[in-house]
Context: one part of a larger RNA
């Protein structure tokens, strides 16, 4: 914009106010239903007891530790880390030197942040309870004066069933409930979120991302210059110079302006 019932103002079938229900955002939520787990061992104590003539050797309950198997992590222990940092090779380029840079499987080679991951690290998990049962074990019981677990009626029992325990979940069209009452989109600056959407942080009343700084942290002592050495080289300036993702700190840049639905 439009509605659903009422009230009020009005002469009104104009034309407006109010309530009130649908509806509408955002937030938490209940749980019909669905899936996910569901596993198996050893050792100790109880106890060398019970039980057996000896060898032997328990139920029951109790404590500990693993295989397997599954979910989640990255502090530790490794991997990997192709825009990090060093060494070496052959060749091209910057006019030589020197230094730098490109191709050569990331050109080889040795390290390795962050991130990502492994029964090759670490956490955690299978349980306790309840419930109605199966086989089986009973009680009271009688048809059938005995007897009988069943015929009435009652009380036990299994890693199974229902529940309990995680995770989905109102398209559960019977579309739950409960509180708030204005939001939300486009754009834009990113992200441990992501195929695109979605989600999440943020938008100058800012630390979003980037740049600068500090800091961790890796690599391992740069270049120039000087000095020694005939020279390759070496030492000294210098535990240096360089760095992707990492911590924190700065508005330097960039998130400006604004439009749209509601």
């Nucleotide at each position: 914009c439009g509605u659903u019932a009422g009230u009020c103002u009005g002469a009104a079938c104009a034309a407006g106010a109010c309530u009130u229900a649908u509806a509408a955002a955002c937030a938490c939520u209940u749980g019909a239903a669905g899936g996910g787990a569901g596993u198996c061992g050893a050792u100790c104590c109880u106890a060398g007891u019970a039980c057996g003539a000896g060898a032997g050797g328990a139920c029951c309950g109790g404590a500990u530790u693993g295989a397997a198997c599954g979910a989640g992590c990255c502090a530790c222990u490794g991997g990997u880390c192709u825009a990090u940092c060093a060494g070496c090779u052959u060749u091209g380029a910057u006019a030589c030197c020197a230094a730098u840079u490109g191709a050569a499987a990331u050109g080889c080679u040795g390290a390795g942040u962050a991130g990502c991951u492994a029964u090759u690290g670490c956490u955690c998990g299978g349980a306790a309870g309840g419930g109605a049962u199966a086989a089986g074990c009973g009680c009271u019981g009688a048809a059938a004066g005995c007897a009988u677990c069943u015929a009435a009626g009652c009380a036990c029992g299994a890693a199974g069933c229902c529940u309990a325990c995680c995770c989905u979940a109102a398209g559960a069209c019977a579309a739950u409930g409960u509180g708030u009452u204005a939001g939300g989109u486009c754009c834009g600056u990113a992200g441990a979120a992501g195929a695109c959407u979605a989600c999440u942080a943020c938008g100058u009343u800012g630390a979003u991302a980037g740049g600068u700084c500090a800091c961790a942290g890796a690599u391992g002592u740069a270049a120039g210059c000087a000095c020694a050495g005939u020279a390759a080289u070496g030492u000294g300036u210098u535990u240096a110079g360089u760095c992707g993702a990492g911590u924190g700190a700065u508005a330097c840049u960039a998130a400006u302006a604004g439009a749209c639905c509601g």